[in-house]
About this RNA: A computed fold for a 76-nucleotide RNA from Mailhella sp., annotated as transfer RNA. Lineage of the source: Bacteria > Thermodesulfobacteriota > Desulfovibrionia > Desulfovibrionaceae > Mailhella.

RNA sequence: GGGCGUUUAGCUCAGCUGGUAGAGCUCCGGUCUUACACACCGGUGGCCGUGGGUUCAAGUCCCUCAGCGCCCACCA
Numbered sequence: 001g002g003g004c005g006u007u008u009a010g011c012u013c014a015g016c017u018g019g020u021a022g023a024g025c026u027c028c029g030g031u032c033u034u035a036c037a038c039a040c041c042g043g044u045g046g047c048c049g050u051g052g053g054u055u056c057a058a059g060u061c062c063c064u065c066a067g068c069g070c071c072c073a074c075c076a
Base pairs, nucleotide, nucleotide: 001072002071003070004069005068006067007066010025011024012023013022019056027043028042029041030040031039049065051063052062053061
């Protein structure tokens, strides 16, 4: 330098053919217990890496930049 993949909740990850963002774990409250843990019930939490474009409508399509991972090439 070229190519591919990836970026969504505190963490690990889903999200179909564009149509109002989800799960598990964590955390908080309650029940239970002498108490803790477990279990059960309920709840909080993200505008989806940045900026722009297309569209009635974008996590999803297009462009740019950035982070991370992998492959190839070049130099030594």

The RNAcentral record of the sequence draws on ENA. Its mean pLDDT, the model's own confidence on a scale to 100, is 80. Rfam family: tRNA. Rfam classes the family as a transfer RNA.